[in-house]
RNA sequence: GUCGCGAAAAGGCAACCCUGCUGCGAGGCAGGCGCGCAAAGCCUACGGGUCUCCUGAAUAGGAGACGGCCGGGCUGCCGAA
Repeated sequence: GUCGCGAAAAGGCAACCCUGCUGCGAGGCAGGCGCGCAAAGCCUACGGGUCUCCUGAAUAGGAGACGGCCGGGCUGCCGAA
């Protein structure tokens, strides 16, 4: 130095809920809060899953939302056992 790993330290993010704005909606943004997170940093133009909207008699099709639903990819702070 690197990999694994996750004690400590310095920090980081921010669930639910509340307030305001916004969207047909799932939801998103900002402020407060602090459930939790070693990637709860980024990617859906990688694969699934859940949810929303539109059409349809139906099988279904189309367009969206969620990265704190999972897998996966990329990048990153610190350094005990």
This is a predicted structure of an 81-nucleotide RNA (c-di-GMP-I riboswitch aptamer) from an Actinomycetota bacterium. Its mean pLDDT, the model's own confidence on a scale to 100, is 88. The sequence was found by an Rfam model in a public genome assembly.